Overview:
Two RNAs folded together computationally: RNase P RNA and transfer RNA, 489 nucleotides in total. Rfam match: Bacterial RNase P class A. Rfam describes the family as follows. Ribonuclease P (RNase P) is a ubiquitous endoribonuclease, found in archaea, bacteria and eukarya as well as chloroplasts and mitochondria. The family's RNA type in Rfam is ribozyme. The coordinates come from a structure-prediction model, not an experiment, and the mean pLDDT is 76.

[in-house]
């Protein structure tokens, strides 16, 4: 210098002018208060994924959650964690020359199903061609050759996605783990190392046992159920009261007065069941248990009010020691960081800086001497930028991203 | 916000491991008619939303997105 692994970090930046949320102080104005509205000032205001809603928690209800059945999930080992289907390091397996990647990675020697098509045969095996024996028939004997028949055979073709160890040697009528030797692989049991998944070495056996479990099933663990629309509270009970639209006089708003419609505080009709001999529910699908229990179930027809509180300090961030290969834990000091409810974080200007094109200059490479690629300065024009935007929080995992930085390593090829 | 549910032909829907994916309607072409619809004959029609993986073998199984579409008192 090329070609590449792997982690890590940011994702325009300053300044200026105007805007918008929460919250806090001042002033001023409105309500009976509660609390609002305007004007100024100060503090904070979107992400790495805030996205999908694929795991798993906190929280909150419901019996603080009970027992057995079904049911769902996870699926090498060893830790980490509040948990996890998630991280970590290690084991096997496969890719890559490496760096390093990829793997829903328990069981098929428990049992069940499945294995299309083509092939004889598709699983406790099978004889379609070839081999080989027999004993008939014909070629008028025999040798040979040929036909079907009975029977042996998985060494040899040929199907297939897969054909019941693999060379080599005895052995056979021909063959076959049929028998021997290596060498692959399984079972059994020893010995050594490791926490452990698993590794290395020996013995013995029988000679060989297909594949699928993201097929049913077996083993192990491990799981109630809803979900911030969870669930409290304002709040009063047939007379008001509480919300919302219109438009009307006052008022810069907020707010007052009175007006008319609407909603809500509270569902209405029929019909069958029930109230200690209980209906029904909590309890998702069933049994037991155990607790509530005076309503419930079905048609059908209406109707879907407002504020507040959960609500953000939390498995929290940042920094530096410490212990760990590490995920992670421990300790010290600092920090306070959106809470909105049609839903705020936004808009123009100026440098800068990045990306694009276009001219010019300068090097270096090619050259068909036209010129043409590539790197840089300089000048000018356009662009402001990628994936997306909080809604109970929290860890993860997945997904989408325009660019730009930093580290660590690996292979080639030149110099020294 | 939160829960869930489907995606196969132009349209409704079937198939739930074995390959050429298949019904009805619709569309086209012929017959038939002066022409048209009706009627009879025949004929295509697909990236099974998309990608990846398990299996020999995915439209079916598993995981990711992507796209529509309900429910909430």
């Nucleotide at each position: 210098c090329g070609a590449g692994u792997c982690g890590a970090u940011c994702g325009g930046g300053c300044g200026g002018c105007c805007g918008c949320g929460u919250c806090g102080g001042c002033g001023g104005g409105u309500g009976c208060g509660a609390a609002c509205c305007c004007g100024c000032c100060g503090c904070c205001g979107a992400g790495g994924a805030a996205c999908g809603u694929c795991c798993g928690g906190a929280c909150u209800c419901c019996a603080c959650a009970g027992g057995g059945c079904a049911g769902g999930g996870u699926g090498g080992u060893u830790g980490c964690u509040a948990a996890c289907g998630g991280c970590a390091a290690c084991c096997c397996g496969g890719g890559g020359c490496g760096a390093c990647c990829c793997g829903c990675g328990g069981g098929a020697a428990a049992g069940u199903g499945c294995c299309a098509c083509a092939g004889a045969a598709a699983a406790c095996a099978a004889a379609c061609c070839g081999c080989c024996g027999g004993a008939c028939c014909g070629g008028a004997c025999a040798a040979c050759c040929g036909g079907g028949c009975c029977g042996g055979u998985a060494a040899g073709g040929g199907u297939g996605a897969a054909a019941c160890g693999g060379u080599g040697g005895g052995g056979u009528a021909a063959g076959a783990g049929c028998c021997c030797a290596c060498c692959a692989g399984c079972a059994u049991c020893c010995c050594g190392g490791g926490u452990g998944a698993c590794c290395g070495g020996g013995a013995u056996g029988g000679c060989u046992c297909g594949g699928u479990a993201a097929a049913c099933c077996c083993c192990a663990c491990c799981c109630g159920g809803a979900g911030c629309a969870a669930g409290g509270c304002c709040a009063a009970g047939a007379a008001g009261g509480g919300c919302c639209g219109u438009g009307g006089u006052c008022g810069a708003c907020a707010g007052a007065c009175g007006a008319c419609g609407g909603c809500c505080u509270g569902c209405g009709c029929a019909g069958g069941c029930g109230u200690u001999c209980g209906a029904g529910g909590g309890c998702g699908g069933c049994c037991c248990g155990c607790c509530c229990g005076a309503g419930c179930c079905u048609g059908c027809g209406g109707g879907u009010a407002g504020g507040c509180c959960g609500c953000u300090c939390g498995a929290g961030c940042c920094u530096g020691c410490c212990g760990g290969c590490g995920a992670c834990g421990g300790c010290a000091g600092g920090c306070c960081u959106a809470g909105a409810u049609g839903g705020a974080u936004g808009g123009c200007c100026g440098c800068c800086g990045c990306c694009g094109a276009c001219g010019u200059c300068a090097c270096c490479g090619g050259u068909c001497c036209g010129c043409c690629g590539g790197u840089g300065g300089c000048g000018c024009c356009g662009g402001u930028c990628a994936c997306a935007g909080a809604a109970u929080c929290c860890g993860g995992c997945g997904u989408a991203c325009a660019g730009a930085u930093c580290g660590a390593c690996u292979c080639g090829u030149c110099c020294g | 916000g939160c829960c869930c549910c489907c995606g196969u032909a132009g349209c409704u829907c079937a198939g739930g491991g074995g390959a050429u994916a298949g019904a009805g309607c619709a569309a086209c072409g012929g017959u038939u008619u002066c022409c048209u619809a009706a009627a009879c004959c025949g004929u295509g029609u697909g990236u099974c939303g998309c990608a990846g993986g398990u299996u020999c073998g995915a439209a079916u199984c598993c995981u990711g997105c992507c796209g529509g579409g309900g429910g909430c008192a």